[in-house]
RNA sequence: AACUCAUCCAGACCAGCCGAGGGACGGGCCCGACGACGCUGGGGCAACCACGAUUCGCGCGAGCGAUACGCAGGUGCCAACUCCCACGACCAGUCCUUUUCCGAAGGGUCGAGAGAUGAGCC
Repeated sequence: AACUCAUCCAGACCAGCCGAGGGACGGGCCCGACGACGCUGGGGCAACCACGAUUCGCGCGAGCGAUACGCAGGUGCCAACUCCCACGACCAGUCCUUUUCCGAAGGGUCGAGAGAUGAGCC
């Protein structure tokens, strides 16, 4: 890398360096010489894993699994919901039309896909 599982509407900024792009990809819309992005230092957020504790279940047992809580060792994160959309289903409307059909621009809910992070596996 691939695969599996979980989560993704909350939260959290200063300084120094650098100097033109950045927000993954296409479209949109944003951020950016009042210095973005990135790097370094400090600070912070959160609680996936670890650890502690409580209770429950399983096991003859060593233990294993789950668990409101605590902690902050390993990660992660600190513009915008993963910034929004994209593909599908459903729902209620608008415009066009005398009405229907056809057509147009959107909205909401759910799901899929993609991506990110953690844990596992190898």
Predicted 3D model of a 122-nucleotide RNA (SAM riboswitch aptamer (S box leader)) from a bacterium. It matches the Rfam family "SAM riboswitch aptamer (S box leader)". About the family: The SAM riboswitch is found upstream of a number of genes which code for proteins involved in methionine or cysteine biosynthesis in Gram-positive bacteria.